[in-house]
């Protein structure tokens, strides 16, 4: 320096051409590692299609 943990951007973390992970304080949650914003996945409801799909609500928790 680049890529990657859903996206900006910070953080924490891994790799070294590869996108994965048994990492990412401990533990929970259907909710992805964390904050602030997204509202992509993910839960619930309703409509509609052969089938694709639309639309509205809600949007992990406590702890340290």
């Nucleotide at each position: 320096a680049c890529u990657c943990g859903u996206c900006a951007c910070a953080g924490c973390g891994a790799g070294u051409a590869u996108a994965a992970a048994g990492a990412g304080g401990c533990a929970u949650u259907a909710g992805g590692c964390u904050g602030u914003g997204a509202g992509c996945g993910u839960u619930c409801c309703c409509c509609g299609u052969c089938a694709u799909g639309g639309g509205g609500a809600g949007g992990u928790u406590g702890c340290a």
This is a predicted structure of a 64-nucleotide RNA (Pistol ribozyme). The model forms 95% of the base pairs in the Rfam consensus. It matches the Rfam family "Pistol ribozyme". On this family, see Teplova et al., Angew Chem Int Ed Engl 2020: "Crucial Roles of Two Hydrated Mg(2+) Ions in Reaction Catalysis of the Pistol Ribozyme".